Context: one part of a larger RNA
RNA sequence: CGUAUAACGGAUGCCUUGGUACUCAACUCCGAUGAAGGACGUGGUAGGCUGCGAUAUGUUUCGGCGAGCUGUCAAACGAGCUAUGACCCGAAAAUUUCCGAAUGGGAUAACCCCCUUGUUUUUAUAAUAAGGACUCCCCGCUGAAUAUAUAGGCGGGGUAGAGGAUACUUAGUGAACUGAAAUAUCUCAGUAGCUAAGGAAAAGAAAUCAAUAGAGAUUCCCCUAGUAGCGACGAGCGAAACGGGAACAGGCCAAACCUCAUCUUCGGAUGAGGGGUUGUAGGACUCCAAUGUCGGUUGAACAUGAUUAGCUGAAGUCUCUGGAAAGUGACACCAUAGUGGGUAAAAGUCCCGUAAGCGAAAAUUUUGUUUAAUCGUAGGAGUAUCCUGAGUAGGGUCGGACACGUGAAAUCCGGCUUGAAUCUGGGAGGACCACCUUCCAAGCCUAAACAGGUUGAGUAACCGAUAGUGAACUAGUACCGUGAGGGAAAGGUGAAAAGUACCCCGGGCAGGGGGAUGAAAUAGAUCCUGAAAUUAUGCGCAC
Numbered sequence: 001c002g003u004a005u006a007a008c009g010g011a012u013g014c015c016u017u018g019g020u021a022c023u024c025a026a027c028u029c030c031g032a033u034g035a036a037g038g039a040c041g042u043g044g045u046a047g048g049c050u051g052c053g054a055u056a057u058g059u060u061u062c063g064g065c066g067a068g069c070u071g072u073c074a075a076a077c078g079a080g081c082u083a084u085g086a087c088c089c090g091a092a093a094a095u096u097u098c099c100g101a102a103u104g105g106g107a108u109a110a111c112c113c114c115c116u117u118g119u120u121u122u123u124a125u126a127a128u129a130a131g132g133a134c135u136c137c138c139c140g141c142u143g144a145a146u147a148u149a150u151a152g153g154c155g156g157g158g159u160a161g162a163g164g165a166u167a168c169u170u171a172g173u174g175a176a177c178u179g180a181a182a183u184a185u186c187u188c189a190g191u192a193g194c195u196a197a198g199g200a201a202a203a204g205a206a207a208u209c210a211a212u213a214g215a216g217a218u219u220c221c222c223c224u225a226g227u228a229g230c231g232a233c234g235a236g237c238g239a240a241a242c243g244g245g246a247a248c249a250g251g252c253c254a255a256a257c258c259u260c261a262u263c264u265u266c267g268g269a270u271g272a273g274g275g276g277u278u279g280u281a282g283g284a285c286u287c288c289a290a291u292g293u294c295g296g297u298u299g300a301a302c303a304u305g306a307u308u309a310g311c312u313g314a315a316g317u318c319u320c321u322g323g324a325a326a327g328u329g330a331c332a333c334c335a336u337a338g339u340g341g342g343u344a345a346a347a348g349u350c351c352c353g354u355a356a357g358c359g360a361a362a363a364u365u366u367u368g369u370u371u372a373a374u375c376g377u378a379g380g381a382g383u384a385u386c387c388u389g390a391g392u393a394g395g396g397u398c399g400g401a402c403a404c405g406u407g408a409a410a411u412c413c414g415g416c417u418u419g420a421a422u423c424u425g426g427g428a429g430g431a432c433c434a435c436c437u438u439c440c441a442a443g444c445c446u447a448a449a450c451a452g453g454u455u456g457a458g459u460a461a462c463c464g465a466u467a468g469u470g471a472a473c474u475a476g477u478a479c480c481g482u483g484a485g486g487g488a489a490a491g492g493u494g495a496a497a498a499g500u501a502c503c504c505c506g507g508g509c510a511g512g513g514g515g516a517u518g519a520a521a522u523a524g525a526u527c528c529u530g531a532a533a534u535u536a537u538g539c540g541c542a543c
Base pairs, nucleotide, nucleotide: 001540002539003538004537005536006535007534013528014492015491018463019462020460021459022458023457024456025455026454027453028452029164030163037099038098039097040053041052042051044077045076047073048072049071059093060092061091062090063089064088068081069080070079104113105112106111114132115131116130117129118128119127120126134161135160136158137157138156139155140154141153142152168198169197170196171195172194173193179186183232208215209214219246220245221244222243229237230236250445251444252443253389257274258273259272260271261270262269263268279423281388282387283386284385285382286381287380288379294376295375296374297373298372299371300370301369302368303367305365306364307363308362310358311357312356316331317330318329320327332349333348334338340352341351342350394418395417396416397415398414399413400412401411404430425440426439427438428437429436479486480485499527502514503513504512505511
């Protein structure tokens, strides 16, 4: 060096209990009636996980199921339960230690200490039950400086607040590393972080777009488009309208005017009710017409569908090989069921299921009908007297937001400072002016389409144990760190334990040889397959 046999090792192949992504459906907050999350207990023997709470691997009621059961790692022994229906599944209840917002006071969380009232035999001992935080709101009783009063105090009542929730959304506040190959404007980025709110949020019914034609609230998707633009015109940033889709829904106040009440400095003010809500201007006001129609919300009853357990559910035998038949061969059958899984190998007809159909005592819920309560809802003409959101719009200055860095910078928001018009009115159309067009600010509400999550069902030219979640296993475990925090490794005997009775060697509860089981034991628990590096021994060859 080669080769053979072993060893070590755990690649590869095969497998999948676990993951990943997406689709559809339903649901989308919990909490002082004590949450989320925990500590400690709880089992016949009981360490971890699961469940539960001194009624403690559970109690009660009502349903379902129907013969076994006393969860799991994890077998065994013991003791029991069960046709008077156990176990298991579903609905509704009861119990629910201690900590934790933690709330009687305190504290080094799961501990310590106390007060009031009631009960048992007592004001006294012991046991036991209930209550005892703060703030806010309501009611009552009291009550200072200070007369009326008020502050304050005391008592009662409150399903009021407090805390939690990884993600999403909106609002407030708001970085730096980084990029620009340095760096200051710029970028990262209105991102991360912190705070508040919701189940969705936000936005929303044009003082909007558009362009001589028109559209008609908002939101989301596609496109427009990496376009128009912005930019130490660097790095980079980056629209909108139109068009196509998803989903569609519109309403209510303020004011003028009227009525009533209270107060009044007689000018009026405040409160309640009516009225009224728009741009083709509308409304008040005056006149005419009408006396009705339709709808919303909530409750009840009834009907109806759904969810939370379930039920019925077709059809095959023989033969051959084999350890085993579902495979081979032969002849059959069912199919609104030939999706899928299991069964000793590859099963439409063996099992669970599947198609189809059926089912609820209880709880929740959809739709409809009836009924009750309550709320809303209409036309025409005239006139030009009144109303139509003021420290507002706009201006100055300084900032911020708009894709837009001050720029020719419109538009929107804010600080300071100024400051209109009133329908013969006002805003916008990217400086500004005219014409034209279009809309009506300075008040409010509004479902769906859209974001995220949970559960269920399903799908995959997704992974297959160094992959896929960090986690297929006692996984946020072991372990590390004072702490915030970091964070693993670890799957596979066999169809079935049939997990090697018995004998022998040995110091032997080590290990092995026979033998037994098994299809197989070089499948023997360091257990499927068993590569390579590496090691041992034998042999061969060369030096």
Molecule: large-subunit ribosomal RNA, domain I
Organism: Candidatus Altimarinota bacterium